[in-house]
Context: one part of a larger RNA
């Protein structure tokens, strides 16, 4: 000198852009953070139309029992619409968060999978035939404070389960051709077994549903090469290495399991301890290196601790499930109920980090055919000099070199063109009017916002501190004090003339910032 997620002093106009719990992976109150879809289904509610025509009875008549009967519109079906617990579907494994663990094929780089999966998406060929039984919702009983249940009974489907059809699937087998990496691998041609579907609807080149093939994505797997520290950590290892057989998995594989061989790894640093998330980056530094790994993008790992599986195309499933353990809540004590390392927020820690805000206008993401919803992702305000950029706080002219301050050899010198004065100017700022882009389109559709920008007026009017002046180091004099009080990065200052302490003038530097302090090159 240069950096910074600082932080603390003192001081502080504006604007644009970023960034803002580095501590306790400490506990959390309250709201919101993943729903959607009635164009899968049944059923409930309401709405309006149609149909229907009940109670009531205007008036008439009466033998006083009653009859006609305008009007009235009810229950009931039909329809059409909205609505919406529940069954079905897809989503919820994306997005967000944080670095607790992890010295590991965990990441980074390169390779390989002749050992592999892949919902939606795009291409292609085929095909959608025909039939059954339940379960929810409901209805009825009934436990329990609740949380949730239990029994009987009906009920639809794209929900479930047979049959049919059946190849370029599989799976055993026959039999040619070809390649290659050892295990094999692509391919023709038979032969047996098996295995599939769902419809909606606004009716049309629709959209779903099933089997096959290839593609794209996204994964999963196995290998070379690199990845901190300590020998005051020298031996480790029995599923431990390797083979056989089988189980398991999408798949290879001690992955796992029977049995059988002793073997495997280590001074080219194993075990074991410590310490940490890796990378692209960032920071410095001519560079080589050195430190780091906030922000923003990968990739990992976790989600109150441990441990399990389930479902699905795919699961460390953060806002799923169990099963324990910790704590915090509810209880009628039998029993139940939560998990902010989303987004604000609160306590606690602490030098030390913000709003319990708007809005889906754009951008992206679920789900709909669509209208749309939903979305604390984002995109926007709000707080902070925390950062970098950039603008103002005036500009010209003014010597009686004013007054005051400060010094003095008392003559003056210096603050000093500085100030007053005079001339102009509107960047800021205030007020008032106008007002946008971003909206994409045929229209409409803007949180942000009456926000930036124009235009007008007013007005030098509202805006300058900090550190330092012994030497490194730019910048010095007077007073106080007097080894005191204090200063200090280093070397040193201070015991009576202190340029080093304290104030004061005056002078360097930087400047909305100036020091200090920490941490690294």
């Nucleotide at each position: 000198g240069g950096a910074c997620g600082a932080a603390c002093g003192c001081u502080g106009g504006c604007g644009g852009c970023g960034u803002g719990c580095c501590u306790a992976a400490c506990a959390c109150a309250u709201g919101c953070a993943a729903g959607u879809c009635g164009a899968a289904c049944g059923g409930g509610a309401c709405u309006u139309a149609g149909u229907g025509g009940a109670a009531u009875g205007c008036g008439g008549c009466u033998u006083c029992g009653g009859c006609c009967a305008a009007a009235g519109g009810a229950a009931g079906c039909u329809a059409a619409g909205u609505u919406u617990a529940g069954u079905g579907g897809c989503g919820a494994a994306c997005g967000g968060g944080u670095g607790a663990g992890u010295a590991a094929c965990g990441c980074g780089u390169g390779a390989g999978g002749a050992a592999c999966c892949u919902g939606c998406c795009u291409u292609u060929c085929a095909g959608u035939g025909g039939g059954g039984g339940a379960c929810a919702a409901c209805a009825g009983u009934u436990g329990g404070a609740a949380a949730c249940g239990a029994c009987u009974g009906c009920u639809a489907a794209u929900a479930c389960c047979g049959c049919a059809u059946a190849a370029u699937g599989u799976a055993u087998u026959u039999u040619g051709g070809g390649g290659g990496c050892a295990u094999c691998c692509c391919u023709g041609a038979g032969a047996u077994a098996c295995c599939a579907a769902a419809g909606c609807u606004u009716u049309a080149u629709g959209u779903g549903c099933u089997g096959a093939a290839a593609g794209a994505u996204g994964g999963c797997c196995u290998c070379g090469c690199g990845u901190c520290u300590g020998a005051u950590u020298a031996g480790a290892u029995a599923g431990u290495u390797g083979g056989u057989g089988g189980g398991g998995u999408a798949a290879c594989g001690g992955c796992c399991c029977a049995c059988c061989a002793a073997g495997u790894c280590a001074a080219c640093g194993a075990u074991c301890a410590g310490u940490a998330g890796c990378c692209g980056g960032u920071c410095u530094g001519a560079g080589a290196g050195g430190a780091u790994g906030a922000a923003c993008g990968g990739c990992c790992a976790c989600a109150u601790u441990g441990g399990g599986a389930c479902u699905g195309a795919g699961a460390u499933a953060c806002g799923g499930c169990c099963c324990a353990g910790a704590c915090u809540c509810c209880u009628a004590c039998g029993g139940g109920a939560g998990g902010c390392a989303g987004c604000a927020g609160u306590g606690g820690g602490g030098a030390a980090u913000a709003u319990u805000g708007g809005g889906c206008a754009a951008u992206g993401g679920g789900g709909g055919a669509a209208a749309c919803c939903c979305u604390g992702a984002c995109c926007c305000a709000g707080c902070a000099a925390c950062g970098c950029c950039g603008c103002g706080u005036a500009a010209a002219g003014g010597a009686a070199g004013a007054a005051g301050g400060c010094c003095u050899u008392c003559g003056g010198a210096u603050u000093g063109u500085a100030a007053a004065c005079c001339u102009c100017u509107g960047u800021u700022u205030u007020u008032a009017g106008u007002g946008a882009a971003g909206a994409a389109c045929a229209a409409a559709u803007g949180a942000c916002g009456g926000u930036a920008g124009c235009u007008a007026a007013a007005g030098a009017g509202g805006a300058a501190g900090c550190c330092a002046c012994g030497g490194c180091u730019a910048a010095c004099u007077a007073c106080g004090u007097g080894c005191c009080a204090g200063c200090a990065g280093c070397c040193g200052c201070g015991g009576u003339a202190a340029u080093a302490c304290g104030u004061a003038g005056g002078u360097g530097g930087c400047a909305a910032g100036c020091g200090u302090u920490g941490u690294c090159c």
RNAcentral holds the full RNA, with entries from Greengenes. Predicted 3D model of a 521-nucleotide part of an RNA (small-subunit ribosomal RNA, 5' domain) from an uncultured bacterium. Rfam family: Bacterial small subunit ribosomal RNA. Its mean pLDDT, the model's own confidence on a scale to 100, is 82.